This is a predicted structure of a 92-nucleotide RNA (c-di-GMP-I-GGC riboswitch aptamer) from a Bacillota bacterium. Its Rfam family is "c-di-GMP-I-GGC riboswitch aptamer". Rfam links the family to the GO term cyclic-di-GMP binding. The sequence was found by an Rfam model in a public genome assembly. NCBI's taxonomy places the organism under Bacteria, Bacillati, Bacillota. Its mean pLDDT, the model's own confidence on a scale to 100, is 85.

């Protein structure tokens, strides 16, 4: 540096449940295992999700709220790619 997960030692933890945080997406902790050879870390690129807040419309009609559309500065690393790091084995 390339390939692989047959072996060995291990690791992580989907859905779901409970509690907490959050407007939400979602995150954290405990339980729990669908799976993962990087399902370790990282938003650099794309993608997906959410919209408290902003803008516009509609509605209301004394104001205002509920409604619709749009916008990421929010979220997802177990969506794809990239970057960094790593156990074992085999070939070079």
């Nucleotide at each position: 540096g390339c390939a692989g997960a047959a072996a060995a030692a291990g690791g992580c933890a989907a859905a779901c449940u409970u509690g907490c945080u959050g407007a939400a997406a979602a995150g954290c902790a405990a339980g729990g295992a669908c799976g993962c050879a990087a399902a370790g870390c990282u938003u650099c690129a794309g993608g997906u999700c959410u919209a408290a807040g902003g803008c516009a419309g509609g509605g209301a009609a004394u104001u205002u709220a509920g409604c619709u559309g749009u916008c990421a500065u929010g979220a997802c690393g177990g969506c794809u790619g990239g970057g960094c790091u790593g156990c074992c084995u085999g070939g070079a």